The RNA shown here (transfer RNA) has 76 nucleotides and comes from Novosphingobium sp.
Lineage of the source: Bacteria > Pseudomonadati > Alphaproteobacteria > Sphingomonadales > Novosphingobium.
RNAcentral holds the sequence, with entries from ENA.
Its mean pLDDT, the model's own confidence on a scale to 100, is 81.
Rfam family: tRNA. By type it is a transfer RNA.

RNA sequence: GGGCGCGUAACUCAGUAGGUAGAGUGCGGAACUUUUAAUUCUGAAGUCGUGGGUUCAAGUCCCACCGCGCCCACCA
Numbered sequence: 001g002g003g004c005g006c007g008u009a010a011c012u013c014a015g016u017a018g019g020u021a022g023a024g025u026g027c028g029g030a031a032c033u034u035u036u037a038a039u040u041c042u043g044a045a046g047u048c049g050u051g052g053g054u055u056c057a058a059g060u061c062c063c064a065c066c067g068c069g070c071c072c073a074c075c076a
Base pairs, nucleotide, nucleotide: 001072002071003070004069005068006067007066010025011024012023013022019056027043028042029041030040031039049065050064051063052062053061
């Protein structure tokens, strides 16, 4: 330098013909318990890596860039 994959909540991930974002864990509150833990109920939390484009509408499609991983090439 070229190719491919990944980037979504604090963490691990889902989101499939574009229709407006979820799960588990964790965290806050409540119930239960002498207390803790466990269990149950409940709540908060995301400019979907960044910036553009297409569209009535983009996590999803297109372009550029950034970061990470793998492969190839180049140099030595």